[in-house]
RNAcentral holds the sequence, with entries from MGnify. Predicted 3D model of a 112-nucleotide RNA (Guanidine-I riboswitch aptamer) from a soil metagenome. Its Rfam family is "Guanidine-I riboswitch aptamer". From the family's description: This family represents a conserved RNA structure found upstream of the ykkC and yxkD genes in Bacillus subtilis and related genes in other bacteria. Its family is annotated with regulation of gene expression in the Gene Ontology. On this family, see Barrick et al., Proc Natl Acad Sci U S A 2004: "New RNA motifs suggest an expanded scope for riboswitches in bacterial genetic control". Its mean pLDDT, the model's own confidence on a scale to 100, is 85.
RNA sequence: AUGUGCGUCUAGGGUUCCGGCCUGCUCCAUGGUGGGUGUCUGGUCCGAGAGAGGCAGUCCCCGCGUAGCCAACAGCUCGCGCGGAUACACGGCGGGAUAAAAGCCCGGGAGA
Numbered sequence: 001a002u003g004u005g006c007g008u009c010u011a012g013g014g015u016u017c018c019g020g021c022c023u024g025c026u027c028c029a030u031g032g033u034g035g036g037u038g039u040c041u042g043g044u045c046c047g048a049g050a051g052a053g054g055c056a057g058u059c060c061c062c063g064c065g066u067a068g069c070c071a072a073c074a075g076c077u078c079g080c081g082c083g084g085a086u087a088c089a090c091g092g093c094g095g096g097a098u099a100a101a102a103g104c105c106c107g108g109g110a111g112a
Stems, first nucleotide, its partner, number of pairs: 004056003008052002012046002017043002019040001020037007057086004062081004067077003088108001090111001094106003
């Protein structure tokens, strides 16, 4: 809280690790082991308030209940079920985390 939370994924993001590419050493060779490269479409990884979808939550309607308050009804509360709603949203500079960066976080902040 109708404005919330948590997974999954995407746009996007970089380079610890794996792989690719270049290269040194070693080896007959397969291979082994360093360095560089993200201006490598890759795998792992990070990842949206203003992206997608799921679950939960919240709000509303209706129905149900040996439920609670009540003598009882009504009403309110609680629980369950069905259905619906969950709107709008331009946006820096700078800083922070991680290996690193980002539409991540500061942040629906400043400002417009």